Small-subunit ribosomal RNA, 3' major domain from a metagenome, 484 nucleotides, folded computationally. Model confidence (mean pLDDT): 83 of 100. The full RNA is in RNAcentral, with records from SILVA. It matches the Rfam family "Bacterial small subunit ribosomal RNA".
[in-house]
Context: one part of a larger RNA
RNA sequence: UGACGGGGGCUCGCACAAGCGGUGGAGCAUGUGGUUUAAUUCGAAACUAUGCGAAGAACCUUACCUGGGCUUGACAUUCUGGAAUUAGCCGCCUGAAAGGGUGGUGACUCUCAUUCGAGGUGAACCAGAACAGGUGUUGCAUGGCUGUCGUCAGCUCGUGCCGUGAGGUGUUGGGUUAAGUCCCAUAACGAGCGAAACCUUUAUCCUUAGUUGCCAGCGGGUAAUGCCGGGGACUCUAAGGGGACUGCGGACGUUAAGUCUGAGGAAGGUGGAGACGACGUCAAGUCAUCAUGGCCCUUAUGCCCAGGGCUACACACGUGCUACAAUGGUCGGUACAAAGGGAAGCGAACCCGCAAGGCGGAGCAAAUCUCCAAAAACCGAUCUCAGUUCGGAUUGUGGGCUGCAAUUCGCCCACAUGAAGUUGGAAUCGCUAGUAAUCGUGGGUCAGCUACACCACGGUGAAUGUGUUCCCGAGCCUUGUACA
Numbered sequence: 001u002g003a004c005g006g007g008g009g010c011u012c013g014c015a016c017a018a019g020c021g022g023u024g025g026a027g028c029a030u031g032u033g034g035u036u037u038a039a040u041u042c043g044a045a046a047c048u049a050u051g052c053g054a055a056g057a058a059c060c061u062u063a064c065c066u067g068g069g070c071u072u073g074a075c076a077u078u079c080u081g082g083a084a085u086u087a088g089c090c091g092c093c094u095g096a097a098a099g100g101g102u103g104g105u106g107a108c109u110c111u112c113a114u115u116c117g118a119g120g121u122g123a124a125c126c127a128g129a130a131c132a133g134g135u136g137u138u139g140c141a142u143g144g145c146u147g148u149c150g151u152c153a154g155c156u157c158g159u160g161c162c163g164u165g166a167g168g169u170g171u172u173g174g175g176u177u178a179a180g181u182c183c184c185a186u187a188a189c190g191a192g193c194g195a196a197a198c199c200u201u202u203a204u205c206c207u208u209a210g211u212u213g214c215c216a217g218c219g220g221g222u223a224a225u226g227c228c229g230g231g232g233a234c235u236c237u238a239a240g241g242g243g244a245c246u247g248c249g250g251a252c253g254u255u256a257a258g259u260c261u262g263a264g265g266a267a268g269g270u271g272g273a274g275a276c277g278a279c280g281u282c283a284a285g286u287c288a289u290c291a292u293g294g295c296c297c298u299u300a301u302g303c304c305c306a307g308g309g310c311u312a313c314a315c316a317c318g319u320g321c322u323a324c325a326a327u328g329g330u331c332g333g334u335a336c337a338a339a340g341g342g343a344a345g346c347g348a349a350c351c352c353g354c355a356a357g358g359c360g361g362a363g364c365a366a367a368u369c370u371c372c373a374a375a376a377a378c379c380g381a382u383c384u385c386a387g388u389u390c391g392g393a394u395u396g397u398g399g400g401c402u403g404c405a406a407u408u409c410g411c412c413c414a415c416a417u418g419a420a421g422u423u424g425g426a427a428u429c430g431c432u433a434g435u436a437a438u439c440g441u442g443g444g445u446c447a448g449c450u451a452c453a454c455c456a457c458g459g460u461g462a463a464u465g466u467g468u469u470c471c472c473g474a475g476c477c478u479u480g481u482a483c484a
Stems, first nucleotide, its partner, number of pairs: 001484002003481003007478007015468002019431005026322008034313002042053002064308007073131001077130006088105007108122001109120004133297002136295003142291002144286003147282001149280001154193006160169003173184003199274004204242007214231002218229003245268001248262005324424001328383006340371003345364002351358002390421001395416007437460007
């Protein structure tokens, strides 16, 4: 100087407390461990691995296994030699395919030459040599990227001063803040990286602009609809501005920084949300995104193919979904979103089918057409507390869709079947407001889908706490130490 303390002081955080909803019990989904296996490819390991890499494992993917093949190779560059009809195209045999064997047809380019033809070259072929190739190994050789402490308020430097020196001071102290934020004091004076601000979005207003959006007034028209003429008022769209700064009043405060309260205001003290992550820590993670040093393989640890496996199942754990019901289930009626996607695409109307779906093909590179139906809510009917008109696992039969192909191993529909489960031990998680809870919607990946995941969007919409004794983590000052 740090680190540590079941030392002290001050302070903060859904850390506890106060509340609301869960997990832990059930069924299923998914990941992991373990076991099994020819293989169940590999990585990730407390918090910071376990719905993680994987924003899509039937083949492919695919790295694994079994079997069949290839050896200058699936891919790149260069060199040497060879052959003449080589490349390409069309066949045949063998084979599961890959591959192997074999037949036919048959180019292009340069020079000489009228043609016939002669010679050469490039691409391609064959043989060979350099080399290719490796998801082989080392993340404890590395770059890059990432997690975490932590959006915590810290981490440093120049000059000066103090100290023999390590080092200190500044950065401490008194206030204050979300903040090393600011003020005051001060052997320090300044500065940098962080904090804040600048950026995006959302909440309000104005201006400009009105098409594909809108429709108040005017006119026309319909069974009905901005449908038409028209209009720019409104909504909205999208560009530019205004607006919030403790600016104003009062109180407190050191005449400060600031705090509390009030007014005005759409918004008030960082308005809400995002992007942004200092010096560093964990030899944290990744050689399997990629790049890369060393090492290793080279008729195989490379490459191609078929089938299988990654989906196994006495069990254990994590994360979710659905429930156990009446604040509910079922049936009927009837409202109101936002944000996205669409050309090998989205696909309307009509018709067929109980339905999944089929037929159909209007329109639309989309504020125009379409996916599109929002659901919970509301109104009415029914069920009356039961393993039930709760719950839907499991299984059977019949269908539909995608796709060469759904057996291992896809999704969906109908009918039948109708398991566990009556609110969950010890323990444990999330959340402070448009949040939790709850309800649907869309997207990426994608032929299809094991999506209940992930990422976004809106609808309805709470309770509790203004406390810091305790648990956990963190910051500053101080103290002890046989630790570094």